[in-house]
Context: one part of a larger RNA
RNA sequence: AGCAUAUAGGGAAUGCCUUGGCACUAAACGCCGAUGAAGGACGUGACUAACUGCGAAAAGCUACGGGGAGCUGUAAAUGAGCCGUGAUCCGUAGAUAUCCGAAUGCGGAAACGCACUAUGGUGGAGCCAUAGUAUCAUAACAUGAAUUCAUAGUGUUAUGAGGGGAACUCAGGGAACUGAAACAUCUAAGUACCUGAAGGAAAAGAAAGUAAACAACGAUUACCUUAGUAGUGGCGAGCGAACGGGUAACAGCCCAAACCAUGGGUAGCAAUAUCUGUGGGGUUUAGGACUCAGUGAGUAGUGGAAACGCUUGUAGUUGAACAAUCUGGAAAGGUUGGCGAAACAGAGUAAAAGCCUCGUAGGCGAAACAAGCGUUAAGCGAAUGAGUAUCCAGAGUAGCGUGGGGCACGUGGAAUCCUGCGCGAAGAUAGGAGGACCAUCUCCAAAGGCUAAAUACGAUUUAGUGACCGAUAGCGAAUAGUACCGUGAGGGAACGGUGAAAAGAACCCCGGGAGGGGAGUGAAAUAGAACCUGAAACUAUAUGUUUACAAGCAGAGAGAGCACUACGUAGCAAUACAGUGCAAUCUCGUACUUUUUGUAGAACGGGCCGGCGAGUUACUGUAUGUAGCGAGGUUAAGGCAUUAAGUGCUGGAGCCGAAGCGAAAGCGAGUGUUAAUAGCGCGAUUUAGUUGCAUGCAGUAGACCCGAAACGAGACGACCUAUCCAUGAGCACGUUGAAGCAGAGGUAACACUCUGUGGAGGACGGAACACACUCCUGUUGAAAUAGUAGGUGAUGACUUGUGGAUAGCGGAGAAAUUCCAAUCGAGUCUCGAUAUAGCUGGUUCUCCUCGAAAUAGCUUUAGGGCUAGCCUCUGUGUAAAGAUAGUUGGGGGUAGAGCACUGAAUGGUCUAGGGGGCUUCGCGGCCUACCGAAACUUAUCAAACUCCGAAUACCAACGCAUUGAUAGCAGGGAGUCAGACUGCGAGUGAUAAGAUCCGUAGUCAAAAGGGAAACAGCCCAGACCCACAACUAAGGUCCCUAAUGUACAGUUAAGUGUGGAAGGAUGUGUAAACGCAUAGACAACCAGGAUGUUGGCUCAGAAGCAGCCACUCAUUAAAAGAGUGCGUAAUAGCUCACUGGUCGAGUGGGUAUGCGCCGACAAUAAUCGGGGCUAAACUGUAAACCGAAGUUUGGGAAUAUAAUUUAUUUAUAUUGGUAGAGGAGCAAUGUGUAUUGGGCUGAAGCACAAUCGAAAGGGUGUGUGGACUAUACACAAGAGAGAAUGCCGGCAUGAGUAGCGAGAGCGUAGACAUAAUCUACGCGGUCGAAUGUCCAAGGUUUUCUGGGGAAGGUUGAACCACCCAGAGUAAGUCGGGGCCUAAGCCGAGGGCGAAAGCCGUAGGUGAUGGACAACAGGUAGAUAUUCCUGUACCACUUAAUGUAGACCAAGAGUCGAGGCAGGGACGCAGAAGGAUAGUGCAACCGUGCGAAUGGAAGUGCACGGCUAAAUCAUUAGUAGGAUUAGGUAGUGAAGUACGCCAAAUUAUUAACUAUGAGUGAUGAUGGGGAAUGAAAUUUAGUAAGGAAGUGCAUGAAUCCACGCUGACGAGAAAAGCUGCAUACGAUAUACAUUUAAGUGCCCGUACCCCAAACCGACACAGGUGGACGAUGUGAGAAACAUAAGACUGGC
Repeated sequence: AGCAUAUAGGGAAUGCCUUGGCACUAAACGCCGAUGAAGGACGUGACUAACUGCGAAAAGCUACGGGGAGCUGUAAAUGAGCCGUGAUCCGUAGAUAUCCGAAUGCGGAAACGCACUAUGGUGGAGCCAUAGUAUCAUAACAUGAAUUCAUAGUGUUAUGAGGGGAACUCAGGGAACUGAAACAUCUAAGUACCUGAAGGAAAAGAAAGUAAACAACGAUUACCUUAGUAGUGGCGAGCGAACGGGUAACAGCCCAAACCAUGGGUAGCAAUAUCUGUGGGGUUUAGGACUCAGUGAGUAGUGGAAACGCUUGUAGUUGAACAAUCUGGAAAGGUUGGCGAAACAGAGUAAAAGCCUCGUAGGCGAAACAAGCGUUAAGCGAAUGAGUAUCCAGAGUAGCGUGGGGCACGUGGAAUCCUGCGCGAAGAUAGGAGGACCAUCUCCAAAGGCUAAAUACGAUUUAGUGACCGAUAGCGAAUAGUACCGUGAGGGAACGGUGAAAAGAACCCCGGGAGGGGAGUGAAAUAGAACCUGAAACUAUAUGUUUACAAGCAGAGAGAGCACUACGUAGCAAUACAGUGCAAUCUCGUACUUUUUGUAGAACGGGCCGGCGAGUUACUGUAUGUAGCGAGGUUAAGGCAUUAAGUGCUGGAGCCGAAGCGAAAGCGAGUGUUAAUAGCGCGAUUUAGUUGCAUGCAGUAGACCCGAAACGAGACGACCUAUCCAUGAGCACGUUGAAGCAGAGGUAACACUCUGUGGAGGACGGAACACACUCCUGUUGAAAUAGUAGGUGAUGACUUGUGGAUAGCGGAGAAAUUCCAAUCGAGUCUCGAUAUAGCUGGUUCUCCUCGAAAUAGCUUUAGGGCUAGCCUCUGUGUAAAGAUAGUUGGGGGUAGAGCACUGAAUGGUCUAGGGGGCUUCGCGGCCUACCGAAACUUAUCAAACUCCGAAUACCAACGCAUUGAUAGCAGGGAGUCAGACUGCGAGUGAUAAGAUCCGUAGUCAAAAGGGAAACAGCCCAGACCCACAACUAAGGUCCCUAAUGUACAGUUAAGUGUGGAAGGAUGUGUAAACGCAUAGACAACCAGGAUGUUGGCUCAGAAGCAGCCACUCAUUAAAAGAGUGCGUAAUAGCUCACUGGUCGAGUGGGUAUGCGCCGACAAUAAUCGGGGCUAAACUGUAAACCGAAGUUUGGGAAUAUAAUUUAUUUAUAUUGGUAGAGGAGCAAUGUGUAUUGGGCUGAAGCACAAUCGAAAGGGUGUGUGGACUAUACACAAGAGAGAAUGCCGGCAUGAGUAGCGAGAGCGUAGACAUAAUCUACGCGGUCGAAUGUCCAAGGUUUUCUGGGGAAGGUUGAACCACCCAGAGUAAGUCGGGGCCUAAGCCGAGGGCGAAAGCCGUAGGUGAUGGACAACAGGUAGAUAUUCCUGUACCACUUAAUGUAGACCAAGAGUCGAGGCAGGGACGCAGAAGGAUAGUGCAACCGUGCGAAUGGAAGUGCACGGCUAAAUCAUUAGUAGGAUUAGGUAGUGAAGUACGCCAAAUUAUUAACUAUGAGUGAUGAUGGGGAAUGAAAUUUAGUAAGGAAGUGCAUGAAUCCACGCUGACGAGAAAAGCUGCAUACGAUAUACAUUUAAGUGCCCGUACCCCAAACCGACACAGGUGGACGAUGUGAGAAACAUAAGACUGGC
């Protein structure tokens, strides 16, 4: 470490349960709201965080009714109370009911701020209480412009509206995906969605209707049917009526007009005309008016005050009948004996209860409120006949044209209905309709209105029901639209169970605690709160066994050894057999699924376990089965009854069938065709249907499940980012030196030059700031874009804060397809929606029978489909049709062959013709190693040649063979349309391919077994199951490895065998020929190999041997080349051919063939499968043996057929199988009936076991468990999982691995159970234009104190921004509001627009700006310009004092609005000046010090030398002319205002006015202040204490002040404030002064704030606006080192 067993942990499946859901039924009810809704915010309790209730009268108050003993909600405990004088509780009716919300006084960022009026409270300021104050519409009244009357407008009063609501309803707008296998008409669909409006229902509705039969009906609505019919339709996909019939429910009416009466207006002198109000009349075809005649209170209806009665609802009440005993913790269970029942529905009670409790059946009941019904009054309304001259009966209407829409009806022949535009009637003898239109006929009466019921829906209430769920189910939710995510619209979870009863563990022990051990409770504690049962993955411990030379689908078969013994058999027993666990060793053996021609596949999917997870339902059709009835069958809606979603009975409308034929009229057992009586077609002769139920399949629906990218509709987003608008802010320091100006020079005058001054610039260098060019790092990061080091811009087209604008068919864009919230070639969210997916993946139990295809045709078709082919099931039916073989008979034009044809093609002969040469005056002729047709001849070739021509194959017949249902027909259901290799025959290709495409056969596919080492397609052979053997096939027999080292005869020497070509070789065997050879061959050895001559030529030379030439000669010889090689400069030299000798028998070169050799090079020993083999190789012959799931033997199972017999008997045959068809079963859940069961003496579930069955599975026993559950037969379905990168949960692996997020710590002490980390001190270190200090935004208690340590903190923790408890934020002056306005927003009236809405005037709102009064010090655990001390200021009130003034009128004065004016009021760059803040120094002042050594008493050392607002005074400077009294025709409503006019006075280095930092004094005899310095538990440098307070230097970016200069880009508004004094006016007091006394509202105020508290998921190396910002060096806010201060950074 493996396996097994046992015991635990972990986890939460399973079982059981249900507080919660789901669906439906019956009934009720169906709107709420200015009398303030729906919905919220905030409060409210003795203690109270949440829910519930309630509302400052606050878990409640009052009255009435019920009820009758306890009560103060969920929710315990404690405390404090209430209650028979009736509480709590229930019902009815009231009271109260904060703030927001239509929200309504105005405003607003909902739950807040600020008002006015009246009344009341106080003397006033101020504050408080109650009520009222919105807008629109309508009505009335009042008032009242331009403009006389009037109108608009305005005001007052009254009434109404406004907003919300689940679905249903009507209306205005109105998609797309999708379907049509594409797509445009069409469809989806008038659907989704947006919008308006209404109600309990809505809408529709009393015919200008429907019809057309021998007729008739009589508003609307809804259901059944007609009918998937008639139609419509790229006549595609689809869409789809009506009439009529059966039902439900029923209901009809009112105006306008004619006519009559009466009133008013206008015109006119009037008659009259015209308009109009009111009343009567009248209301539809047999019309009404009108005329005549006539009736007379009865009847139908409507209506509903008030009363009475009844019924019902909103609380209640009454309500029968049991005991004992046994088991048990407990009885309701068992047993025994009783009882009730108009009550045996149900629930509870310690297990299972008619008789224990609540209930149930049946009765009874309301002070109050509500609903319905009945009776009754007033009122309203209603009635006849005749006549028919006249009058009336709905006008920009009907209709027509045109463009559309809607009708089932898509423009069609298109009626009927609606109408945008243009025309435009009639008048009852008229008009409309009857599917173009016309005539006839019939029906009706438009252009006005109202109308219940039957119908739809369910937010809500009550009572119920369920072959609905039972915690991964059922609603998303066993309460949650919560937690959490997102800026927002929006999205959106998880979590149930102790026990009968808390009896929830007193006490003791260990431990800091957590936790545990005892004790105790309980039936049980392995029911202990992490609590019923408690599976699996996973993690442990113990025991048995195995493993240390050993390789792999992890098993199967065999099996030594060790350990064990429940049952069984044998035995008295021990024990044996048998069995259980582990198992050395041997043999065989590459998972599953999917997709594929084909997967161990290195092709796909799954980490493991558990739970969930996919052919369903409705309607229609068709086929089969089955049941009922049957020439018939059957009801639908509806109705009735009842024990009530059920059942029964009705209901015959309708449907199917019983008759067909024809295009139809039509005829009819026939009919159509036709001239036909013929023929022919389709029928009849031959009748079975129909309605349920079940099953298969199809269609329409999401239709087996999961899965797009997309399309459309409506909303939400500019806190990111882009651009723009308004208003604010920021940019150290240094450099350069434009224009202009001045001076000098210069010119006739300019020009020009120089020097200075000056300070321009999308200028330069460079920090902050902004940006993002490069390398590196990082890449499961520190960071979802950063860091280190560099880089670019840095007064500008610059950067930035706050508020705002622009929105997806869009915006923005210095333009990149760039940005629009980590999303962009079209944002996000929700909805249409289960879009669609000819595509991929997945699709869950068992057994039995049969069993394919990968082909043809067509296809915008090729990976899809349809038909056929091939499979299956059912039926039918003849009797041998089928298949194979045989015999016989056929046709053929392939292989082959051939060359007669058609072509191709070679040599020769021959020669027409042509070329060339010669000849020729010309005609012509001759020659030709040139080309060459035709012909002849020789040898050939062909898929598209044939004078020929097989084998096979194919067709038919015969019936002699074999086989034995295979064929045919009809119908239901499929699957298949990617094929692969091998042999043979062809094409393409290269007679390449594991290539491709056909034909043919086989195998695989869908086939296992044996062989080929291994190896889908090759060889052998087709597995029903079991057992042991036997015989064989292919192939084998030395060992691995079953079987021969078998026998005989050869071959090979190469390990050939155990890869290979051209080519090569004296390898070797065999065969048949040939040459030489005793006249001596071949080989070897000895000898010769000569002469002319150095052949000639050439050459420097060339002599056999550089080269050229040649009938290459000749001589001597046994033989010897004008030379086969080597060699020399050339010779020389060596050799060969050739000859002789020695030797003595064969020798030589070819040909054919068997087996071998070389050719032969790759990376593992890398191979014959291995060892190895000389056979164990190869050839031939012979005999044995082995060898498979083949065949045989024995037993068993199933299927089919047959037979007899009927038992499941015999016989025969069969039983591989993917897609697929058919058949039979198992299990889980629920229901009914039955057995009846079973069950606390122990159900389900779970765990284990050696049991049964062919399988799915079943049973039994033991343990656990502690309350349910089974069997049979039927039935119903959320009915079976291993896979879907499935979903949810748990647990592994990786792994004690990566990592612990920029950085310096050390020592001592403290408290503590415990300290690297906490606290204190010391030393060291870090930041210091920050890592310091203060604000804004944002956060929202993180602040402070005390305590704690489970979790959080990347370690630890005694600590904390963590947890618990308590505490903390104090304002007339600070910020905001009570003041103002900008961009923008809202917007009375108004304009525009299908609706929603958009724009906008007055007006309002809106800071980032304007306006506006407090400073210094102290104090504290936490606040301070807020508290305290001191000293101030602002607004208002009252009182006092002083001055002036009116009080008769006039005049003057004062006050006085939203009016008129002034003012407020403004940018940028640059330079200079003054002042201050700050800083430094000091020999000056004050205090202290005098040292371990040496010096030192000063020019030593250390520390400190400060003070506000306010008031008064003064002032550097800057700006301006100023003042007075007049006039005035302009502006204006007006004015003493503004403007204008003309005077006077004064002044030019000034005065005056305005502004103005600063300074001085006061403030201050104050505050603060170094040293010194206690008492106390060292608290503490705390309380106390209180010296000096001068001078010099430097000096801002701050102030004077946008003041000055300059240039061009020419640089908010309004209020406060000041002046005026006009309108309506008001007024007796006004002004001044000081003093005194008063008043002064609301909100914010803690803490963090470059960060551990904000934005980034984090205690995150990132981001975040403003202010202060010291010293030394330095130009500097750079850089370095430091002060104050902070930190030492969570391993």
Predicted 3D model of a 1691-nucleotide part of an RNA (large-subunit ribosomal RNA, half A) from an uncultured Clostridia bacterium. It matches the Rfam family "Bacterial large subunit ribosomal RNA". Its family is annotated with structural constituent of ribosome and ribosome in the Gene Ontology. Its mean pLDDT, the model's own confidence on a scale to 100, is 81.